Guanidine-I riboswitch aptamer from Acidiphilium sp., 111 nucleotides, folded computationally. Of the family's consensus pairs, 100% are formed in the model. Its mean pLDDT, the model's own confidence on a scale to 100, is 78. Lineage of the source: Bacteria > Pseudomonadati > Pseudomonadota > Acetobacterales > Acidiphilium.
RNA sequence: UUAACAAGGCGCUAGGGUUCCGGUUGGUAUCGCUUUCCGAUGCUGGUCCGAGAGCGGCAGCCUUGCAGGAGACAUCUGCAGGGUACACGGCGGGACAAAAGCCCGGGAGAG
Numbered sequence: 001u002u003a004a005c006a007a008g009g010c011g012c013u014a015g016g017g018u019u020c021c022g023g024u025u026g027g028u029a030u031c032g033c034u035u036u037c038c039g040a041u042g043c044u045g046g047u048c049c050g051a052g053a054g055c056g057g058c059a060g061c062c063u064u065g066c067a068g069g070a071g072a073c074a075u076c077u078g079c080a081g082g083g084u085a086c087a088c089g090g091c092g093g094g095a096c097a098a099a100a101g102c103c104c105g106g107g108a109g110a111g
Base pairs, nucleotide, nucleotide: 008058010056011055012054015049016048020046021045022043023041024040025039026038027037029035060084061083062082063081064080065079066078067077068076086106088109092104093103094102
């Protein structure tokens, strides 16, 4: 601020690190290469984590019209349309191997 803590879930992206795979590199065994074993390295890669204030569907909710339950109100169901806004933000702590725009957290605080 809104009818409504509008914040449920899925797929992704910005971003993130290093368990695993790959890359690079050091040592080791070998005359040497391939290769074996032991490390180091985040490396425009794969797996992985991943947004309240990023994206896209879905569900939900609100609403309008039409149709149906004999008629009116209310309510329910179905179909079709519309809406679902705004949003500056730490330090610190936590998880997985680790980190983060993840979680604490639309919190503290600022305006």